Background: This is a predicted structure of a 71-nucleotide RNA (transfer RNA) from a Gaiellales bacterium. Rfam family: tRNA. It is annotated as a transfer RNA. NCBI's taxonomy places the organism under Bacteria, Bacillati, Actinomycetota, Thermoleophilia, Gaiellales. RNAcentral holds the sequence, with entries from ENA. Its mean pLDDT, the model's own confidence on a scale to 100, is 80.
RNA sequence: GUGGCCGUAGCUCAACGGCAGAGCCGCCGGUUGUGGGCCGGCUGAUGUCGGUUCAACUCCGACCGGUCACC
Numbered sequence: 001g002u003g004g005c006c007g008u009a010g011c012u013c014a015a016c017g018g019c020a021g022a023g024c025c026g027c028c029g030g031u032u033g034u035g036g037g038c039c040g041g042c043u044g045a046u047g048u049c050g051g052u053u054c055a056a057c058u059c060c061g062a063c064c065g066g067u068c069a070c071c
Stems, first nucleotide, its partner, number of pairs: 001070007010024004018054001026042006047063005
């Protein structure tokens, strides 16, 4: 340089074009003599800029970053 794949919460991952969720972590509360465990709740995210659409995490383009192959 060319081509493919990936980018969503602190981490690992979901999400037919129609309200962005789960587990772990964190915080609060309950339970406990304390801690752990368990139970209930809370906080927190769509890489960036455009386009299509009534509606975009999802489709299209460019860019940025990562990764694999080739050169």